[in-house]
């Protein structure tokens, strides 16, 4: 010093729902709220789902989804086997 994520700690993040608003629709956003996360921090690629205002009716076209997979790049708590 690499690596490691089992307890334990210190932090964090927020599902479903409800209230307000934004959208043309998926869904975001703020507030409460916790079902749950070791990256459920950040970015970028491809693939998956989701929506259809538009119109040229279409392998179109607008979006949205990373707490949906997957890879790769950055930062970051503890510290066994």
């Nucleotide at each position: 010093a690499u690596a490691a994520u089992a307890a334990a700690a210190u932090a964090g993040c927020a599902a479903a729902c409800c209230u307000a608003g934004u959208g043309a629709a998926a869904a975001c956003u703020a507030g409460g709220g916790a079902c749950g996360c070791a990256a459920a921090a950040a970015c970028a690629c491809a693939g998956g789902g989701c929506u259809u205002a538009c119109u040229u009716u279409a392998u179109g076209u607008u979006g949205c989804u990373u707490g949906c997979u997957g890879u790769g790049u950055u930062c970051a708590c503890u510290g066994a086997a």
The RNA shown here (c-di-GMP-I riboswitch aptamer) has 81 nucleotides and comes from Candidatus Izemoplasma sp. Model confidence (mean pLDDT): 80 of 100.